Overview: The prediction has a mean pLDDT of 86. The part of an RNA shown here (small-subunit ribosomal RNA, 5' domain) has 473 nucleotides and comes from a bacterium. It was read from a public genome assembly. It matches the Rfam family "Bacterial small subunit ribosomal RNA".
Context: one part of a larger RNA
This record gives sequence, structure tokens and C1' cells, in this order.
RNA sequence: GGAUGAACGCUGGCGGCGUGGAUAAGGCAUGCAAGUCGAGAGGGUUUAGACCCUCGGCGAACUGGUUAGUAAUACAUAGGAACGUACCUCAAAGUCAGGGAUAACCCAGAGAAAUCUGGGAUAAUACCUGAUAGUCUCUUCGGAGUAAAGAUUUAUCGCUUUGAGAUCGGCCUAUGUCCUAUCAGCUUGUUGGUGAGGUAAUGGCUCACCAAGGCUAUGACGGGUAGGGGACGUGAGAGCGUGACCCCCAACAUUGGCACUGAGACACUGGCCAAACACCUACGGGUGGCUGCAGUCGAGAAUAUUCGACAAUGCACGAAAGUGGGAUCGAGCGACGCCGCGUGCGGGAUGAAGGCCUUCGGGUUGUAAACCGCUUUUAUAAGGGAAGAAUUUAGAUGACUGUACCUUAUGAAUAAGGAGUUGCUAACUACGUGCCAGCAGCAGCGGUAAUACGUAGACUCCAAGCGUUAUCC
Repeated sequence: GGAUGAACGCUGGCGGCGUGGAUAAGGCAUGCAAGUCGAGAGGGUUUAGACCCUCGGCGAACUGGUUAGUAAUACAUAGGAACGUACCUCAAAGUCAGGGAUAACCCAGAGAAAUCUGGGAUAAUACCUGAUAGUCUCUUCGGAGUAAAGAUUUAUCGCUUUGAGAUCGGCCUAUGUCCUAUCAGCUUGUUGGUGAGGUAAUGGCUCACCAAGGCUAUGACGGGUAGGGGACGUGAGAGCGUGACCCCCAACAUUGGCACUGAGACACUGGCCAAACACCUACGGGUGGCUGCAGUCGAGAAUAUUCGACAAUGCACGAAAGUGGGAUCGAGCGACGCCGCGUGCGGGAUGAAGGCCUUCGGGUUGUAAACCGCUUUUAUAAGGGAAGAAUUUAGAUGACUGUACCUUAUGAAUAAGGAGUUGCUAACUACGUGCCAGCAGCAGCGGUAAUACGUAGACUCCAAGCGUUAUCC
């Protein structure tokens, strides 16, 4: 000198674009953050507006948050073979015949509640059985086995099986990836083989048996620290430092463990168990999980609104109309940062008054002010007023917002401070103080003439900022 997710002190006019819990992955009141489909069904309330309950389908594994753990089951780059993939696209074939339940509902009962139990009736694209079948699977190549669901109204949407694609993912290998030897030996499923189990799939992934291997000063093992990358800061570069915002990947969801459902999870706002914590209780028992958006307490130098809207973008569901969405788009707060604009312009000497200095003559503040003329960026008021909105069919539809912008009017009107002035380092005098009070980045200054402390005037540098502190180059 540059930089920062900064903080603190003094000061503070406006706009645009960004950005804002870095500490306690500490605890959380309250509200919202995942629904949708009646063109898959049954019922209830009502009545021709529909709404609600339940079964069922799809979604809820996405989006959003955080960085605790993790030094390698991670990430980056480059490869690989033994795999899966709902929805989507293409191609081929099929969609036959039956059945028994069950929820909501009704009746009865238990409980403070959460909720639960018994009986009765009923439907389906829910469930089950049979048939048929090959481009499917298994095979001792004889054969054996496995499928389907209809709906609305005439054209579609579905359903089943198979193959291919696309997308996404699982797995394996190589190389790279912080400090420490005051950590030198580590390892028994350990290293390899055979067989079996398991998985979508390879594999000690697991098990039985067999062998005794495997890693290590090119740092094993242990300890400490840490999410990784694209990138960001600085620097001429090499490098050094960092990993906020945005994007990709990983991991986590009060702590630990476990599986279920499903194409996909061992699942943030699903389930079970244990633990801690908190709440309700009729003491028998129950309920909860903000590292979602706001907000609150705490700790802290320190970090925002319990806002608006689905108008746009993308997502879920739906044939569609549409519905939902604290994703998102916007508004609010903070000079936290960057950029831009303004706080007037021209004239004006009796060089006014006042202040400060003085050798008392004067000098300086200083064309600065007053005064005269002009302008209106900005401000305020009034009027006008967008784009962002698209084709599905026409109509309708904008949170932001009467915003941006345009016109007119008024009037210099609404708007300047901070730090410094011994040298480094641009800028000096007076008074006060008297090694005191104090200053200070370093050298140093102050003990009676202090350009170094304090105040005033003058000056210098930056400027809606200026300084200080912290950290990096």
C1' cells in the first nucleotide's frame, strides 16, 4: 500500500447493487415452512354453491439449513467393471375370469388426556386366487416359474411384461490433499486362498476351514487441527494466506443405536428403542425436538422484520382449470462494503465586524461573509405514468407499486465532518501545565520560554465518511 461476513470512537444528505449470527452443532414461547388428485373409490353434511371424513395413487429421498464429525468409507483430476434407476423418450406384445376383506360410517365400551377395544354393513386403479404368455428368469436343456386396472366418454389417459435410450446414483483403481518422531513399531477378520451366505453389484462385506501373512523412516501406528473443490485476497510472478456470499460434492439433523416403507432413505418438520432435557397430568400415563423463515433467552466486541406475494422463475400433484410452497420474487432494518450524486455557481474590498497573532505599524482568517445576479441536480408538492405478462382459448391476472421515469411549481432552499501538524510524513503559532497532568507506531517528548501534553487560532490530508483495533498478503 491492498484486503475484510469485521468491531469500536466521533460524525452522518440521497440513490443503485451487494451483503449481514464468524461466538454456544447452547436452550427455545408463538406462527408459518408439503402437499395434491372427485377423470381411482366409499360415506357424511347439506341441498343444487359445494364442503368434509376415510381408503387409494403420486410426492414428501427434492427444495431449504448447518459445518459438529471426518486426514480418508471425504474431495479434486483421470480411468475402470461386477450394478441399479420411479417419472421421461422410442420399440414390441398383452390388458381374460373370479374372490374374500377393510377404513370412514352405525352400535357398545375403556381413559383426565393422548388414544384404544369389541360387534355390524360397504367400495376401489387397495388386497388375493386362477388362466394365458415370450423377446423374461431358472435349468440336470426334458422342463419348471412369474403379469395386468380400470377411468372419462369416443378420443385419450392409464395398467402389465420385455428390450433400448436418457438422467441420476452405488462400487473399484491411480495420483494429489495440514502439523507432529518429546508418537517407531502397528495389525488377528488382521493379509491371502477355497467354499458358502449376503447384496442391485464386486469384495473379509459376513461365516466355516486352510495358510501366515499385510503395513512401516518414501513416516505405518498414535496425537493435534481441519469439511473438500471451483474460487477469493495479495503479489510483477513464483508463491503465501483464506474457504463468507454464489456453484459442485460430502456429512449431519437433541445424543447413541436400529430397521420399516419405497425406484430411491437407514429418512431435518416418518417410525421404534435407550439417554439427557423440557412440558401436560385426574399420578395410572402421555407429549416434544428451529443446524427451515421470522422471532426469543443466553454467551459475546458483534450480525436484521414474529413483513408482502405466488405476479415472475423453477418444483410437487392434476387430463385440465388450478392448488400448494418462509424455494423464490420483493419490501423493511444496518454507511457493513463497492459505485454514483449532492451539500451550490458567478460577481463582490471599506480587504467590514468578530476571532487569532503582533515588533502595536500591522498581519491573518479572506472573496471567505454580508450584498448583487443566476441555477434547481437534490428536496417538497401537484399532475401523468411504465417494462417486468406468457398463449393454454377467450377473458382475467403485478406482491413490488402509483415504484422507476416524465412534466410543472416553490425556493439556496433540506444536507460536513473526522484525523493530523518533532522526524519518518503533507501541514505552526499563542496560552496553560512544569518529569506533573499527559502523549507515543518507532526514535522519543514533558524537570518554567514544549511547533511532541491540554486548549484556541491557523494550516494539511481524506471526505459521507474519517480514525483506531484485529487478521492476511